The RNA shown here (small-subunit ribosomal RNA) has 1391 nucleotides and comes from an uncultured organism. Model confidence (mean pLDDT): 81 of 100.
């Protein structure tokens, strides 16, 4: 910076009496007298008036203007300049009016009208005059032209002002200067091309008019010209300039103060007057607003200085002086001067100064705090006084004007007085006393500065990144710290950083980006020799580049912002000399670029006839008969009116198998049967012509696939759209059966594609190796070379990397197209092609912190390759249906206490709820039970015992009553109080340890070297092999941990030792009868120490590792079989209720003590298990063979009693000693296929036994009852061998026990594996990703409701525009007879 909006009130240009008539007003003198009035005079001084100069300066603003406005440089041979200088010449006579004043009249008022009469440096007329001016001639000088300098003759024509103290000051002509000014021009000076065509007085050109002066300025006639892509016209925006901020610079932005220059003065439009205006404080006319009024007319213009009002985030006094500087004016004195000098107003800027200094203190109070201790910091005590206040003092800024001079030369010199707004102000001196003077911001990272406490995605911060969901350096508050400081912080613009518009300095393969492809006008660039020229380029000089600014120096003000002098630069322009290597121009040549010739070769290169064959269909015949056809699997269709098939003729259209390739060929787009005909192109060779003829190309033309459009032809197949069948949850689709238009042809049209090689052409250079196409040399299949194409691998080099590499994405060079962060959006509008579809060009508003490439590690995938495992398959037997059993969910309840929930919760914690356990209810009481310490007080007990109550706990009374002693007291308890306590109350998402799982899967990583910008990778891949990252073998990798493995344990064989409580072969004793004794150690056994298995041997096979054998051997044979062992990690997995433990939370309760209920509930619904359903089974009756445990509140032989559970007695035995019927088996008998002699739930009696207690709610014994259930849908579980499957026996928990659970133990013992497609789950290697919380991942697009914003709408409604037409003011420039005037002239009227 905003309203070029309106503006009250004051000021802002006045000055001359030495031009002139006079004299309102003051003063001074004279006088009159009614003491304040009247007269009257002046060399005093003057209002208004004539009249000359000023008023066009100064001072204001920036609305117009994108222009010769401005800014450089030139030019006027085309031209003006008052005052000023200088320098010559001349100021003579003569009239006639008019302001003013006197009178009269009109208006409200601004103001006007009429008579009389007057002056002048005002006006007028006559003389004189050239060196002016015009016109006719001579003669000559310069110039590129028009032209022009000098001389000169001759015609016409125009001057003048007085004043006066006599010193002067003035007037007129002419010339020259000086200062201002006007034209003209070359250059340079915004933005949009979605503004490409403008222009009729335009462009010239001839005559007139017209200007100071050139000129279409203006006019009349003739000519068709003028501008424009080097951007004309048209819109938008804008005063320029010197400079000012910023930048290393180039640049960018801006254009206040200062100074130059334009432009304007309320809005537009005229002119007068003047040396100078088209005039800020001047007229006239038109509009618009204000204001005044007697309604009839008047009157204003602050963008001059204060001010006011509106506007607006937002900008000052209605001051002082003319002292200084400077202006006008005047002879001066002097008057004026909101130019200017001051002061006032605001920390708006800048600049300088303060608001103390030392001691106290190894440091009060406080706050924080790991309590060691750090930080923060005073009171008080001395000193100082820059400020600040009080008083005294106190300027420069001054010098003219003026006076006097015995200085002297118009003019200068040299003395004296006057003249300061600011101001009693800067300064100076004294005095007094820390006395009067510290704030903002920040503190999570950029960016310097850290804790508490409060809140809890709340409340808030935030510039970016982000921060806040219970331990926040990121809110908010407090200490404390940083930072800058009379200021600090935010806000808004500007430049920088940003090489993020790249000229200096940048890109286009995949991140924005190469134009689909050629010719080609204009531009741009362009081979080699000479000569020349000098425009580009480079030097030297001259001119200017105003001044201030800004740089360097001194210098004034205490310093320092300022201010003064010098210097320097002002990189620019313009002239003029010189330089010629290069570019440009000109001229002569040249042959390498280029293009012709001659020979030759090559192709799906194009355009137009022709011919051919399979192969589809269709028609017509013949054979022939029931299905064809399609698909995953089917129907729609076709077919007994004869299909399909199979054969014989014909007929129509399109395409051209094989050859056919990382082949050819064309600018791309594209081009494929065969042969004719025309055209076009490359290449090789030959070096014979031409002689740079070249390269690239904005705009242009021109060709341009498939779709699509238009007109007429064609239509076999194919086949959008369109029907049917199917799939599907649906199927506007994939698949299937028809089937229009296209799809072919001619002629037009449309111009786009992933029109790509996501790489424009052209040239040159810059290691190779190799494949192939056409040539050429060569006698050659052989070698070797060359050229021109197509491909592959690579070094240099490049590149973010991926890669690219003579066919470049390497070094270069020219030329043209494109980009500038994602979305809107290749949209909208606008223009332009198009029949239309469309297409080219092609934004913005708003919106997001991001989109985007490359390449890495995982993760994933209904990619892929290799492998594995009861993963499937192959069996076996089960679950899932029945009855109960037991968790769980649900529901119910006062309570059904809590937790565990896919795999990895659910006979889980819990390995054992009737009290207890218990944490849950429902009552009833405690307020500290137990432990322990402390400090205090009390007692002397506290315990137990016994009465009452009470469900009990728990309350009340009552008995009872400690030890030593130095008699102060101690010890020991005990109770009170107060402080530590307690919580299965929350957080497992704060945690510790433990645990599950993936998974006994084969992984998981380090160190050092090497690659890689990196992030990583390499090892740890690859070839084998393995039960394994298990070995080998190869390797830029050697190595090594942590896992496999093996070392441990038990079990198979065995050997040495020891033999009790085990054993008994041989001896010997005894018994119904038994290792019962004596003895033995052989055996079994036991339990300690060993041996034994290592692919060690053969044999085949491989280079190893290592695999294969009904191989030997051996008890075992390729980890013998079992267990213990669980890597790096994953799942915020579980677990705060085993147990510890941060943090919260509760404290006469969320501790804590009791009874008595619950955890056992029951319409349901899952999980685990029992037991069946029978006959390979039940049931009786007989007989046999284990292992592994436990056992003193105990296991219990045996006896006796009960059917039986058990009860009484009672030997052993704290244990190879004593204790238990092992059971299926096996041998006999019975039962016959049924809801049964299967199955046993469930229901009644009647007793055992644990236990203080068996009702809720405990096993078990017995009589009696006698349910469902006849092998179980869809799905689903577990096992490969001493396994499954089947049978029993033990413990452990525990007073009994809901065990049919767990956790051991041995008995009898099966069947099956073809093989890895599939399904789970896992290894590794690869590949693809827009996932990275990693597919349960990302992520599209609709849909609500509301109407902030933005389009649209019937209408209504303002404003601005172009073009036609009427009507036309002031004014100015021409004409005129009547009227005024003597005359000049005017009035009026006309154009």
């Nucleotide at each position: 910076c905003u309203a070029a909006c309106a503006c009250a009130u004051g000021c802002a240009a006045g000055c001359c009496g030495a031009g002139g008539g006079g004299u309102a007003a003051g003063u001074u003198c004279c006088g009159a007298c009614u003491u304040g009035u009247c007269g009257g005079a002046a060399a005093c001084a003057c209002g208004a008036c004539c009249g000359g100069c000023g008023a066009a300066c100064g001072g204001g603003u920036g609305a117009g203007u994108a222009a010769c406005g401005c800014g450089u440089a030139u030019g006027c041979g085309a031209c003006c300049u008052g005052c000023c200088u200088u320098u010559a010449a001349c100021u003579g006579g003569a009239g006639a009016a008019u302001a003013g004043c006197u009178c009269c009249c009109g208006g409200a008022a601004a103001c006007g009208g009429g008579a009389a009469u007057u002056a002048a440096u005002a006006c007028u007329c006559c003389a004189u005059a050239a060196u002016a001016u015009u016109c006719c001639g001579a003669u000559u000088u310069c110039g590129c032209a028009u032209g022009u300098u000098a001389u000169u003759g001759g015609a016409a024509u125009c001057a003048a002002a007085g004043c006066u103290u006599c010193g002067g000051c003035g007037g007129u002509u002419a010339a020259a200067g000086a200062u201002g000014g006007g034209c003209a021009u070359g250059c340079g000076u915004g933005c949009c091309a979605u503004u490409a065509g403008u222009u009729a007085g335009u462009u010239g050109g001839u005559g007139a008019g017209g200007u100071a002066a050139c000129a279409g300025c203006u006019c009349a006639c003739c000519a068709a010209g003028g501008c424009a892509g080097c951007g004309a016209u048209g819109g938008c925006u804008a005063g320029g300039g010197g400079g000012u901020c910023u930048g290393a610079g180039a640049g960018g932005a801006c254009g206040a103060u200062c100074c130059c220059c334009c432009a304007c003065a309320c809005u537009g439009g005229u002119a007068c007057u003047g040396a100078g205006a088209c005039a800020c404080g001047g007229a006239c006319c038109a509009g618009a607003c204000u204001c005044c009024c007697a309604c009839g007319g008047g009157a204003g213009g602050c963008a001059g200085c204060a001010g006011u009002g509106a506007g607006g985030a937002a900008u000052a006094u209605u001051g002082g002086g003319c002292a200084a500087u400077g202006g006008g004016u005047g002879a001066a004195a002097g008057c004026c001067u909101g130019a200017c000098c001051c002061a006032g107003c605001c920390a708006u800027g800048c600049c300088g100064c303060g608001u103390g200094c030392a001691g106290g203190a190894u440091g009060a109070c406080a706050g924080c705090u790991u309590c060691g201790g750090g930080u923060u910091g005073a009171a008080c005590u001395g000193c100082u006084u820059u400020u600040c206040u009080a008083c005294g003092g106190g300027a420069a800024g001054a010098a003219a004007c003026u006076c006097c001079g015995a200085a002297c030369g118009u003019g200068u010199c040299g003395g004296g007085g006057c003249u300061g707004a600011c101001g009693g102000u800067a300064c100076c001196g004294u005095a007094a006393g820390a006395a009067c003077a510290a704030g903002g911001a920040u503190c999570g990272g950029c960016u310097a500065a850290c804790u508490c406490c409060g809140u809890g995605c709340c409340a808030g911060c935030a510039g970016c990144c982000g921060c806040g969901g219970u331990a926040a350096u990121a809110c908010g508050g407090a200490g404390g710290a940083u930072c800058c400081a009379a200021g600090c912080g935010u806000u808004a613009u500007c430049c920088g950083g940003a090489u993020u518009u790249a000229u200096u300095g940048g890109g286009c393969u995949u991140a924005a980006a190469g134009g689909g492809u050629g010719c080609g006008c204009a531009g741009g660039c362009g081979g080699a020799a000479u000569a020349g020229u000098a425009a580009g380029u480079c030097a030297g000089u001259g001119g200017u580049g105003a001044a201030a600014u800004c740089c360097u120096a001194c210098a004034g003000c205490u310093u320092a912002a300022c201010u003064g002098u010098a210097g320097a630069a002002c990189u620019g322009c313009c002239a003029u000399u010189g330089a010629u290597a290069c570019u440009g121009c000109u001229a002569u040549u040249c042959u390498u670029g280029a293009g012709u010739a001659u020979a030759g070769u090559u192709g799906a290169a194009g355009u137009g006839g022709g011919c051919g064959g399979a192969a589809u269909g269709u028609g017509u015949g013949a054979u022939g008969u029931a299905g064809c056809g399609g698909u995953g699997a089917a129907a729609u269709g076709c077919a007994u009116a004869g299909a399909u098939a199979u054969u014989a003729c014909a007929c129509a259209g399109a395409a051209c198998a094989c050859c056919u390739a990382u082949u050819g060929c064309g600018a791309a787009a594209g081009c494929a049967g065969c042969u004719c005909a025309c055209u076009a192109a490359a290449c090789u060779a030959u070096u014979a012509c031409u002689g740079a003829c070249g390269c690239u190309g904005a705009g242009g033309c021109a060709c341009g696939a498939a779709a699509g459009c238009g007109u007429g032809g064609g239509g076999a197949g194919c086949g959008a759209a369109c029907a049917g069948g199917a799939u599907u949850a649906g199927a506007u689709a994939c698949c299937c059966u028809g089937g229009u238009a296209g799809u072919c042809c001619a002629c037009g049209c449309u111009g786009u594609a992933a029109a790509c090689g996501u790489u424009g052409a052209u040239u040159a250079c810059u290691a190779g190796c190799u494949g192939u196409u056409g040539g050429c040399g060569a006698u050659a299949a052989a070698c070797u070379g060359u050229c021109a194409g197509c491909g592959g691998c690579a070094a240099a080099g490049u590149g973010a990397a991926a890669a690219c590499a003579u066919u470049a994405a390497g070094u270069a060079a020219u030329c043209c197209g494109c980009c500038u962060g994602g979305g809107g959006a290749g949209u909208a509008c606008g223009u332009c092609c198009g029949c239309a579809a469309g297409g080219a060009u092609g934004a913005a508003a708003c919106u997001c912190a991001a989109a985007g490439g490359a390449a890495u590690u995982g993760a994933c995938g209904g990619g892929g390759g290799c492998c594995c495992g009861c993963a499937c398959a192959a069996g076996c037997g089960g679950a899932g249906g029945a009855a109960c059993a037991u968790g769980u969910g649900g529901u119910u309840u006062a309570a059904u206490u809590c937790g565990a929930u896919g795999a990895u919760a659910c006979g889980c914690g819990g390995g054992g709820a009737a009290c207890c356990u218990u944490a849950c209810c429902u009552g009833g009481g405690c307020u500290u039970a137990a432990a322990u310490g402390u400090a205090g007080a009390u007692c002397g007990a506290c315990a137990u015992c016994c009465a009452c109550c009470g469900a009990a706990a728990a309350g009340u009374g009552g008995a009872c009553u400690c030890c030593c002693u130095u008699c102060g007291g101690g010890g020991c308890g005990a109770u009170c109080u107060a402080c530590a306590a307690g919580g299965u109350g929350c957080u497992g998402c704060a945690u510790g340890g433990c645990u599950g799982u993936c998974g006994u899967c084969a992984g998981c990583u380090c160190g050092u070297g090497c690659c890689g910008u990196g992030a990583g990778g390499u090892g740890u891949c690859g070839g084998g092999u393995u039960a394994a990252g298990u070995c080998c073998c190869a390797u830029a990798a050697c190595g090594a941990g942590c896992g496999c493995a093996a070392c441990c344990c038990c079990u198979a064989u065995u050997g040495u030792u020891a033999g009790u409580u085990g054993c008994c072969a041989g001896c010997g004793g005894a018994u119904a009868a038994u290792g019962c004794c004596g003895g033995g150690g052989a055996c079994u056994c036991u339990a300690a120490c060993g041996a034994a298995a290592c692919u060690g041997c053969c044999a085949g096979u491989g280079c190893a590792a290592a695999c294969u054998g009904u191989g030997a051997g051996g008890a075992a044979g390729g980890u013998g079989g079992g267990g213990a062992u669980g890597a790096c990690g994953u799942c915020a997995a579980g677990u705060c209720a085993g147990c510890a433990c941060g943090g919260c939370c509760c404290u006469u309760a969320u501790g804590u003590c009791c009874a008595g209920g619950g955890c056992u509930a029951c319409a349901c619904a899952c999980g685990u298990g029992u037991u069946a359903c029978a006959a390979u089974g039940g049931c009786c009756a007989g007989u046999a063979c284990a292992g592994a445990g436990g056992g003193a509140u105990g296991c219990c032989a045996c006896c006796u009693g009960g059917c039986a559970a058990c009860a009484g007695g009672g030997u052993g035995c704290a244990a190879a000693u004593c204790u238990a019927u092992a059971a299926a088996a096996c041998u006999g008998g019975u039962c016959u296929c049924a809801g049964u002699u299967c199955g046993g739930a469930u229901c009644g009696g009647a007793g055992u036994c644990u236990g203080c207690a068996a009702u809720u709610c405990g096993a078990c014994u017995u009589c009696g009852u006698g349910a469902a259930g006849u092998u179980g849908g869809a799905u689903u579980c577990g096992c490969u061998a001493g396994u499954a499957a089947u049978c029993g026996c033990g413990c452990a928990u525990c007073a009994g026990c809901a065990a049919c659970g767990g956790c051991g133990c041995g008995g009898u013992g099966a069947a099956u594996a073809c093989g890895u497609u599939c399904c789970c789950g896992g290894g590794c290697c690869u590949u693809g990703u827009a996932c990275a919380c990693a597919c349960c991942g990302c992520c599209c697009g609709u849909c609500a409701a509301g109407c902030c914003a933005u389009g649209g709408a019937a209408g209504c409604u303002a404003g601005g525009g172009g073009u036609a037409c009427c009507u036309g003011a002031a004014g100015u420039u021409c004409g005129u007879a009547a009227c005024c005037g003597c005359a000049a002239g005017g009035a009026g009227c006309g154009a």